[in-house]
Predicted 3D model of a 1501-nucleotide RNA (small-subunit ribosomal RNA) from an uncultured prokaryote. The sequence is in RNAcentral, with records from ENA. Model confidence (mean pLDDT): 85 of 100. Rfam family: Bacterial small subunit ribosomal RNA.
């Protein structure tokens, strides 16, 4: 400190998600030891057991129990009983003291609860100083006894009895109260000693000590007031009657409506009352740089609270957890009459729940109560058990050891890896075992001596010093040490990216995985298993939560033109903020001082446990509030002053600014009348509709409503919304001048309050035109739309609502400050050459455009720049501007505005590219203009279908389909049916045997099987070898089986279109861009100019071949011009001219000319020339694209099959046919057909060959075998043409299909199923609908020849030449393509994206007749217990009495408060609910196409 997800890729915005650290965690896997810490976070649920608060005999009567000791009695001689408060002691009563401290929760509670700072009207046992004092007397109760009741809890009468228990008298100040005279009001003893002195022998009295009263002050706690600070809702806006203050009186320790009475009508509230819902509250802990945010377990302060719920008593302190009384709920006992009892004390126990321990020792330490002490008591607390809950330490060995072992895993089979790991060797021994002895925490206390205070005192007490003694739960403890022995001791999670680690198997959208992105459909580094590796480590993962990371609630630190966000404008309350200067304040500010900021935590530094955690000492902070003392710049506050802000008066200007009157003319409709006569209107076409009862058309007149051409204009007013004929009245701002005049008066603005297009509502009126709704006509598969006839509402006006709009500059208002230019519109001023004119200044209105902003786009003095001041308003899409509420509204809604649910994106801006029923520019036989064709017949082939036992497989738009296949009668052959063989038809290794090979015969359909004949080879270095059959064994062959979506090769295609990139540099944040775009040209990204581009590759061209001129050389088999010879044939003999061959040259470069063009590339046009502008032809195909094609050409992973999915025979299919398509031949004739004669090619083949002459058939063909391995011979007569000759437009002298018969020929073999030939036979078809092909010159067309394949079989295919055209104006259109340019919600890229209804399924929610809980207001009823008040019905020890009784208390009545309980009515939350509303989500549901391009009607509010 960042990363991962939005795109095909960038930037931005924007949310998800992660890495970190922390937790009273919880589960999973696994576990060695120790130290220090923590452990019911949920049910303030309910509790069995046991403990958790006693003590004190030195307060008191006493003496149930135990013990000692002394005496009696029984008898079992050592036990029972009795006696003796005489002793140690002590149950139960009484009194005191202390159960208000210590433990526990966290219900309640938004509060003076809590924190932090202060205050003033107060109380305070025990402690601590101080100052005084403790005289005398009374009555009485428990408890013990007797007696009842009662089960029991208890409870009641009787007598007695004590006291530090209770009352009075006295005394009494520095106490308290006073009306200032004066009044009130106190105690208690005990214990130790003891020298006089008295004694009833108890003691008295005296002294210590501890106690008790009375007051003072201190300390400590405690109450009480106040500023501040303290959590979420406004879909809660008002709330208060004792309420807010007074005055008297009550209460209290004490102020104070705390309570009363009477008096005021105030108190609080937008700085959030009231109302809900939440929540103990701080110190502090987590985190975080920090500011924050989140959190309140242990520890520690302070409240609360003790089953609920009220209540008070005692007491120094309670409204009291282990105390009381009452109400209710619960649980228990019961004799049914009526007790009992509260674990949110410590252990448990159910029981919730993911989940939190042992019914443990000990008061040895620390502190609490009590007591003079000893001690007692103590679940505080001090220690153990239990949990790896956390943290912190140690351990599970060290060296050394390569045959790099073995096994495991992988493997390209070599290896490589686990790996110095192990094993061996050599040493260690902490921790665990087991043995030994063995500190500290202890200090008290107690008992003897001494010594100092007290005192009379050498008792008592107390303190100090000595000396003895004498106390540990922990503890079989800590450390330390003997012994043995590598011995007892490693596991979890990951390993696709974030994010550190990879193969292998298995599985095959299945199982599963996941924090996010996302993996898994047969080669998963991502699922499961293994190896291997990283990480942490006695723990490791995971869940769940917090902080961060997140500047993603932005104070620090964030935004609003398009991303979420400016209010539709504007006027002003509150508030906020505020010009220049003087003087003073000192409230905000600053600087010291002093108090506080508890302690522990956090920091810093020192100690102590072997170290660390821990523990501990100092210190430092603790950012804070108080209070004081100083300052006086800025803000504030006062009090004066100016004028630049701001208004005001006054004089001109410009204007659709506003409101009312009144008025004009154009056009539209109607309407009346006049001319006319078949139409008119409407559309892409057309119809409905108008018109012969006279329409459109045209003229005259009339009505009447609306609405104001032309000027008019990024011109003008206005706040916006919006204003547009003239004319008058009124009326609001604005600009400008030039002077005066007030003196901050400004700005902005939550609530408020006006004003706001269109549309809609109400009322009354109006109504040409236009027009939702509707009707009708078209269109359409459909048309509840577009388009077309008509038409109501409504636009109009008056008046009363609505208050929204994509009310837009998507850009709140006001100020200031920052470069130019250039138009525009009002106003002022200058100066001149006096203008239709120029310069300069202001107010507006536009465009460009520096600098700066900005995510880019773009803004750019009219700011989105830099800056202040005040308000609005954003936090991921969806659900939703929706539901509920509330508030307006006559109603349509309008506003204020969630949530559960659900995604993992949604968005901007910009880029490349595809797309477009966008656009521009250009090119292709793309159209067009020709010429011939196909779709219609018949057959050929190919394909689907179909049938088959099989009809092998593949191939599929264009780019399958006379394609693979250059040729299936067997074979091929891959299919089928039957028979057959398993190291196999075919390699390679072993081993064994045998030359290898042939004759023949049997049985079979064959393969195979039996039998059989003849014959022993070659090489040799003389060991053997080499080939080849046979037979076994295993390893192995073998597959045209599957995957072309695992691959390689190799192939279609766009396409011979002219493109497709890069290095560097520049520009951009970047994706990219520029180059390559522009301006010309070209067949071309050819070239040329031009330019932040400059090069430069692969394409294009050119190099190759081929053709077409010439020339050199060469001359046989070719050739013959001269020249001889000839059997008249270039036959010979010669020639080397030609023409041919075949090598090697020239030649064509836009190279000249003229034009046009920019002085360019080019481009016309010309000349030469055999050829002219690529001469024609060809081979040659750029980066990629289509998961194109092909595992059946060949290779080749993977996976399958191995007596078979290998392999061999014999048949049979691939040839099938109700049918449909594509590709061709032949033909429908006369530019032909048939007959006969006649001529001219090429380019190829040929020994398993081509074959000639001769002969023979009508022919195919046969016999024949010359010649040729071929410029020499041969297939081998070209054919069409051209000459004569017939046919006369007919299904023919056209066609030639089918069938019949008869042969040839290949071949073992023509049936299934070849080709030809001969006779005969003579079907369709008379030029083919929709539609579609192919060609631009030696080309269409037409006309033959040859070749491969091949035993035979060509209408196909490849090649060859003859003959030889038509036509292109031209680029509007249809296809297809190349460039630039838009627009885009498309990137799988338009065969794209997407939108709603409905139908299924889940899901959460809104409405609901209701129904059913919780809080809760307000009206009543009711009123335990308890306190006050009132009372004389009962009773009454102390004290007073005049003895009668009074005072006083008790008990009872009653009034007043009130808990619970009941009723009634409201709010307001939650559950649920028939049905119902829309909403979300869900691979292949259904209608439709609404949006993205001009999305096919531009879209949206």
């Nucleotide at each position: 400190a960042g990363a991962g997800u939005u795109u095909g890729a960038u930037c931005a915005u924007g949310g998800c998600u992660c890495a970190g650290a922390u937790u009273g965690u919880g589960c999973g896997c696994u576990g060695g030891c120790g130290g220090c810490a923590g452990g019911c976070u949920u049910a303030a649920c309910a509790c069995a057991u046991g403990c958790a608060a006693g003590u004190c005999g030195a307060g008191c009567g006493g003496a149930a129990a135990c013990g000692a000791u002394a005496g009696u009695a029984g008898c079992u001689u050592g036990c029972u009983a009795c006696u003796a408060g005489g002793c140690g002691u002590c149950g139960a009563g009484c009194g005191g003291c202390g159960g208000a401290c210590g433990g526990g929760u966290g219900c309640g509670u938004a509060a003076c609860g809590c924190g932090u700072a202060g205050g003033a009207a107060u109380c305070u046992g025990c402690c601590c100083a101080g100052u005084a004092g403790c005289g005398g007397g009374g009555g009485a109760u428990a408890g013990c006894c007797c007696g009842g009741a009662g089960a029991a809890a208890u409870c009641c009468g009787g007598a007695u009895u004590a006291a530090u228990a209770c009352c009075g008298c006295a005394u009494a100040a520095g106490c308290c109260c006073u009306u200032c005279g004066g009044g009130g009001g106190a105690a208690a003893g005990c214990a130790g000693g003891g020298g006089a002195u008295c004694u009833u022998c108890g003691g008295a009295c005296c002294u210590u000590g501890c106690g008790c009263u009375a007051u003072u002050g201190g300390a400590u706690g405690a109450g009480c007031c106040u500023g501040c600070g303290u959590c979420g809702g406004a879909u809660u806006a008002g709330c208060u009657u004792g309420u807010a203050g007074g005055u008297g009186g009550g209460g209290u320790a004490a102020u104070g409506g705390c309570c009363u009475a009477c008096c005021u009508a105030g108190g609080c509230g937008a700085c959030g009352a009231u109302c809900c819902g939440u929540a103990g509250c701080u110190g502090g802990u987590c985190u975080g740089a920090g500011a924050g945010g989140a959190u309140g377990a242990u520890c520690a302060g302070c409240c609360a609270c003790a089953c609920u719920g009220g209540a008070a008593c005692u007491g120094a302190g309670a409204c009291a957890c282990g105390g009381u009384c009452c109400a209710g709920a619960c649980u228990c006992c019961u004799a049914c009459g009526g007790g009992a009892g509260g674990c949110a004390g410590c252990a448990g126990u159910g029981g919730g729940g993911a989940a939190u321990a042992u019914u443990g020792c000990a008061c040895a330490a620390u502190g609490g109560g009590g007591g003079a002490a000893a001690c007692c008591c103590u679940g505080a607390u001090g220690c153990a058990g239990c949990c790896a809950u956390g943290c912190c330490g140690c351990g599970u060995g060290u060296g050394u050891g390569a045959a790099g072992a073995a096994g495991g895993c992988u493997u390209u089979c070599g290896g490589g890896u686990u790996g110095u790991a192990a094993a061996g060797c050599a040493c260690u021994u902490u921790a665990a075992g087991u043995g030994g002895g063995g500190a500290g925490g202890a200090a008290a206390g107690g008992u003897u001596g001494u010594u100092a205070g007290u005192u009379a005192a050498u008792a008592g007490c107390u303190g100090g010093c000595a000396g003895c003694u004498g106390u540990g739960a922990c503890g079989u403890a800590a450390a330390c040490u003997g012994c043995a022995g590598a011995a007892u001791a490693a596991g979890c999670a990951c390993c696709g990216g974030c994010u550190a680690a990879c193969u292998c198997c298995g599985u095959g959208c299945c199982a599963g995985c996941a924090g996010c992105c996302g993996c898994g459909g047969u080669a998963a580094u991502a699922c499961g298993g293994a190896g291997g590796g990283u990480g942490c480590a006695a723990g490791c993962g995971u869940u769940a939560a917090u902080c961060g990371g997140a500047a993603u609630u932005a104070c620090u630190g964030g935004g609003c033109g398009u991303a979420a966000a400016g209010c539709g404008c504007a006027c002003g309350u509150a508030g906020g903020c505020g010009g220049c200067u003087u003087u003073u304040u000192a409230a905000g500010c600053u600087a010291g001082a002093u108090g506080u900021g508890a302690a522990a935590g956090c920091c810093c530094u020192g100690g102590g446990c072997u170290c660390a955690a821990c523990c501990u000492g100092g210190g430092a902070a603790c950012u804070g509030c108080a209070u004081u003392u100083a300052g006086a710049a800025c803000u504030g506050g006062a009090a004066g002053g100016c004028u630049a802000g701001a208004g005001u008066a006054u004089g001109g200007u410009a204007g659709a600014g506003g409101a009312g009157u009144g008025u004009g003319g154009a056009a539209u409709u109607u309407c009346a009348g006049g001319u006319g006569u078949a139409g008119c209107g409407g559309u892409g076409a057309a119809a409905u509709g108008c018109g012969u009862a006279g329409a459109g058309a045209u003229c005259u007149g009339a009505a009447g409503g609306a609405a104001u051409a032309c000027c008019a204009g990024u011109g003008g007013c206005g706040a916006a919304g919006g204003c547009g004929g003239c004319c008058c009245c009124c009326u609001g701002g604005a600009u400008u001048g030039a002077u005066a005049c007030u003196g901050a008066c400004a700005c902005u603005g939550a609530g408020g309050u006006g004003c706001g297009a269109a549309a809609g509502c109400g009322u009354g009126g109006g109504u040409a035109g236009c027009a939702a709704a509707c009707a009708g006509g078209a269109u359409u598969a459909g048309a509840u739309a577009c388009c077309c006839u008509g038409g109501u509402a409504g636009u109009c006006c008056a008046u009363g609502c609505c208050g929204u709009a994509a009310a837009c500059g998507a850009u709140g208002u006001c100020a200031a400050c920052u470069a130019g230019c250039c138009g525009u519109u009002g106003g002022a001023a200058g100066a001149c050459u006096a203008g239709u004119a120029u310069c300069c200044u202001u107010a507006g209105u536009g465009g460009c455009g520096c600098a700066g902003c900005u995510a880019a786009c773009g803004c750019g003095a009219u700011a989105a720049g830099u800056u202040g001041a005040c308000c609005g308003c954003c936090u991921g899409g969806g659900g939703a501007g929706u539901a509920c509420g509330g508030u307006c509204g006559c109603a349509a809604g309008a506003u204020u505005a969630a949530a559960a649910c659900u995604c993992a994106a949604a968005u901007g801006a910009a880029u490349u590219g595809a797309c477009g029923g966008g656009g521009g520019c250009c090119c292709g036989c793309a159209c067009a203009a020709g010429c011939g064709g196909u779709g219609g017949a018949g057959c050929a082939u190919g394909u689907g279908g179909u049938u088959u036992a099989a009809u092998u497989c593949g191939a599929a738009g264009c780019a399958a389909c006379g394609c693979g296949a250059a040729g299936a009668a067997c074979c091929u052959u891959a299919c089928c049916a039957g028979g057959u063989c398993u190291u196999g038809a075919c390699a390679u290794c072993c081993a064994g045997a045998g030359a290898g090979c042939u004759u023949a015969c049997c049985a079979g359909a064959g393969a195979u099987g039996g039998u059989u004949u003849g014959g022993u080879g070659c090489c040799u270095u003389c060991g053997g070898g080499a080939a080849c059959u046979c037979u076994g064994u295993g390893a192995c062959a073998g597959g045209u089986g599957c995957u072309g979506c695992a691959u390689g090769g190799c192939u279609g295609u766009g396409g011979u279109c002219a493109g497709c990139u890069c290095g560097u540099g520049u520009u951009g944040u970047g994706g990219a861009a520029u180059g390559u775009u522009g301006g010309g040209u070209u067949a071309a990204g050819u070239c040329c100019c031009g330019u932040a581009a400059c090069g430069a590759g692969c394409g294009c061209a050119a190099c190759c071949c081929u053709u077409a001129u010439c020339c050199u050389u060469a001359u046989u088999u070719g050739c013959c011009a001269g020249c001889a010879c000839u059997u008249c044939g270039g036959g010979u003999a010669g020639c080397a001219a030609c023409u041919c061959u075949a090598a090697g040259g020239a030649g064509a470069c836009u190279g000249c000319c003229g034009g046009u063009g920019a002085c360019a590339a080019a481009c016309c046009g010309g000349a030469g020339g055999a050829a002219g502008g690529u001469g024609g032809g060809g081979a040659c195909g750029a980066c990629g694209u289509c998961a194109a094609g092909u595992c059946a050409u060949c290779a080749u992973g993977g996976c399958c099959c191995u007596u078979a999915c290998g392999a061999c025979c014999u048949g049979g299919g691939c040839u099938a046919c109700a049918c449909a398509c594509g590709u061709g031949c032949u033909a429908c004739a006369a530019u032909g057909g048939c007959c006969g004669g006649u001529a001219c090619a090429a380019a190829g083949g040929g020994c398993u060959g081509c074959a000639a002459a001769a002969c023979c058939g009508c022919g195919a063909g046969g016999u024949g075998g010359a010649g040729c391995g071929a410029a020499u011979c041969c297939c081998a007569u070209a054919a069409a043409a051209c000459c004569g000759g017939u046919c006369g437009u007919a299904g023919u002298c056209c066609g030639g299909a089918u069938u019949g018969g008869a042969g040839u020929c290949u071949g073992c073999a023509a049936c299934u199923c070849g080709a030809c030939u001969c006779c005969a036979u003579g079907a369709a078809g008379u030029c083919g609908g929709a539609a579609u092909c192919g060609c631009u010159a030696g080309u269409a067309a037409u006309c033959g020849u040859g070749a491969a394949u091949c035993a035979g079989a060509a209408u196909g295919u490849c090649a060859c030449g003859g003959u030889g055209a038509a036509u292109a104006c031209g680029u509007u259109c249809c296809c297809g393509g190349g460039c630039c340019u838009u627009g885009u919600a498309c990137a799988c890229a338009c065969c794209g994206c997407c939108c709603g209804u409905c139908a299924c399924a889940c899901c959460a929610u809104g409405g609901g007749a209701g129904u059913g809980g919780g809080u809760u207001g307000c009206u009543c009823c009711a009123g335990a217990a308890g306190u006050g008040g009132c009372u004389a019905g009962u009773c009454u020890a102390a004290c007073c009495u005049u003895c009668g009784g009074g005072a006083g208390g008790a008990c009872g009545g009653u009034c007043a408060c009130c808990a619970c309980g009941g009723a009634g009515u409201g709010a307001u939350u939650c559950a649920u609910g028939a049905c119902u509303g829309g909403g979300g989500u869900g691979a292949a549901g259904u209608c439709g196409u609404a949006a993205c391009a001009a999305g096919g009607u531009a879209g949206c509010c």